[in-house]
Context: one part of a larger RNA
RNA sequence: GAUUGAACGCUGGCGGCAUGCCUAACACAUGCAAGUCGAACGGUAACGCGAGGAGCUUGCUCCUUGGCGACGAGUGGCGGACGGGUGAGUACAACUUAGGAAUCUGCCCAGUAGCGGGGGACAACUCGAGGAAACUCGAGCUAAUACCGCAUACGCCCUACGGGGGAAAGCAGGGGAUCUUCGGACCUUGCACUACUGGAGGAGCCUAAGCCGGAUUAGCUUGGUGAGGUAAAAGCUCACCAAGGCGACGAUCCGUAGCUGGUCUGAGAGGACGAUCAGCCACACUGGGACUGAGACACGGCCCAGACUCCUACGGGAGGCAGCAGUGGGGAAUAUUGGACAAUGGGGGCAACCCUGAUCCAGCAAUGCCGCGUGUGUGAAGAAGGCCUGCGGGUUGUAAAGCACUUUCAGUAGGGAAGAAAAGCCUAGGGAUAAUACCCCUGGGUCUUGACGUUACUUACAGAAGAAGCACCGGCUAACUCCGUGCCAGCAGCCGCGGUAAUACGGAGGGUGCGAGCGUUAAUC
Numbered sequence: 001g002a003u004u005g006a007a008c009g010c011u012g013g014c015g016g017c018a019u020g021c022c023u024a025a026c027a028c029a030u031g032c033a034a035g036u037c038g039a040a041c042g043g044u045a046a047c048g049c050g051a052g053g054a055g056c057u058u059g060c061u062c063c064u065u066g067g068c069g070a071c072g073a074g075u076g077g078c079g080g081a082c083g084g085g086u087g088a089g090u091a092c093a094a095c096u097u098a099g100g101a102a103u104c105u106g107c108c109c110a111g112u113a114g115c116g117g118g119g120g121a122c123a124a125c126u127c128g129a130g131g132a133a134a135c136u137c138g139a140g141c142u143a144a145u146a147c148c149g150c151a152u153a154c155g156c157c158c159u160a161c162g163g164g165g166g167a168a169a170g171c172a173g174g175g176g177a178u179c180u181u182c183g184g185a186c187c188u189u190g191c192a193c194u195a196c197u198g199g200a201g202g203a204g205c206c207u208a209a210g211c212c213g214g215a216u217u218a219g220c221u222u223g224g225u226g227a228g229g230u231a232a233a234a235g236c237u238c239a240c241c242a243a244g245g246c247g248a249c250g251a252u253c254c255g256u257a258g259c260u261g262g263u264c265u266g267a268g269a270g271g272a273c274g275a276u277c278a279g280c281c282a283c284a285c286u287g288g289g290a291c292u293g294a295g296a297c298a299c300g301g302c303c304c305a306g307a308c309u310c311c312u313a314c315g316g317g318a319g320g321c322a323g324c325a326g327u328g329g330g331g332a333a334u335a336u337u338g339g340a341c342a343a344u345g346g347g348g349g350c351a352a353c354c355c356u357g358a359u360c361c362a363g364c365a366a367u368g369c370c371g372c373g374u375g376u377g378u379g380a381a382g383a384a385g386g387c388c389u390g391c392g393g394g395u396u397g398u399a400a401a402g403c404a405c406u407u408u409c410a411g412u413a414g415g416g417a418a419g420a421a422a423a424g425c426c427u428a429g430g431g432a433u434a435a436u437a438c439c440c441c442u443g444g445g446u447c448u449u450g451a452c453g454u455u456a457c458u459u460a461c462a463g464a465a466g467a468a469g470c471a472c473c474g475g476c477u478a479a480c481u482c483c484g485u486g487c488c489a490g491c492a493g494c495c496g497c498g499g500u501a502a503u504a505c506g507g508a509g510g511g512u513g514c515g516a517g518c519g520u521u522a523a524u525c
Base pairs, nucleotide, nucleotide: 001525002524003523004522006521007520008519009518010517013372014371015370016369017368018367019365020364021330026328027327028326030325031324032323035078036077037076040075041074043071044070047069048068049067050065051064052063053062054061055060056059085283086282087281095210096209097208098207099206100205103203104202105201108199109198110197111196112195113194114193116150118148119147125140126139127138128137129136130135156165157164158163170191171190172189173188174187175186178185179184212255213254214253219246220245221244222242223241224240225239226238227237228236258280259279260278261277262273263272264271265270285306286305287304288303289302308319309318310317311316336362338361339360340359344358345356346355347354348353375405376404377403378402385396386395387394388393409466411461412460413459414458415457419452424446425445426444427443428442429441430440431439469514470513471512472511473510474495475494476493480509481508482507483506484505490497491496
């Protein structure tokens, strides 16, 4: 000099854009952060509509009714493995780069072939029982895209090449003939479903190189065969063998540490760091374990053990903010128990839509960077006052006052974009179809949808009106005098000042530097 996720002191007008627990991976009150689908299913607890009935106070109350809009709880499906947080652990099983072969892959895309016919349950519900509660037990009824056989098998799997094994599910919209038990069959479209092949994206595994300090850490443990195991290679595991493998080019051990793109500095080489943003990894009160599933050994799932907290009728139960806010604590120190799903994205759904503390915004903080303002011109009687003085004067100083202007920003009152494209409805053409229904694609019209928001921007009004401080002045280092003090009080980054004229302490006047900041401290180059 540059820099910082900074803090402290003094001071503080506005805006834009960023950033904001670096410490206790300490403990957490409260609310929210993952749901959705009635177009899978049996149904109807609540709400609304319709229908029926009763009472009357004649327009209200009550009762019944899944008929309709819908829908609590339940079965079922998909999603809770993403998104969000943190950096404890990890010096390598991570990360970065470059390769590799023995693998899996829900949803998505392309293709091939199917989607036939049956069965028995279990929730919900009803009844009963236990318990303070959490909840649990028994009996009975019932549906399905839940579950299980049978049939079929182009691909698929196993094989001793003879053969053997293995699937599926429906739902919704529309409809001209034909049939009909008047429910529908049947046809068609869409979404689902089954098997297989390929792709895309994702994931698992292996190899090499790179990757902090310590030798007051010198020895450490490897491979083969067979079997098991995994989606898959492998001491991954086990049995039996062999005596190999690594190591002063630092193995092993100990300490420290998430890694990288990058960030800061520097002319560069290098050095230091790894906040925000992005990629990867690890973790989710501590330790262990598996279940489900395409995917987890799972932050807001389960089981066991432990510590802690809470409830209890003492028998037994409940919990996990390193999600967003917020609280206590620790600390020099770090924000609101805010708004909205309008946009972007995600989950579910045919869709409408619902959910989304992701996200977008707002609030707080000069924490940082950038921009703007606190007026402009004129004005010598060089006013008054202050300070200095050699008492003549000098300086503050065109500074002020005065005169003439301007009105950024803030203020008040109006106007006012863009962020909005979709979806829905109507309609034209095309596709599909038996079809002028329905559905899909493209175009036109129409109707709306904004948290921010009193938005950005802009117009008018008023009046210099509301807006300057901080550090320093002995040398380094830009900037000097007076008074007070008297080795005292004090200053100090280094040299050093102070013991009676201190440009070095304290105050004042003056000056210098930076400026909504300025200094100090800490840290890096």
Background: The part of an RNA shown here (small-subunit ribosomal RNA, 5' domain) has 525 nucleotides and comes from a metagenome. Its Rfam family is "Bacterial small subunit ribosomal RNA". Model confidence (mean pLDDT): 86 of 100. RNAcentral holds the full RNA, with entries from SILVA.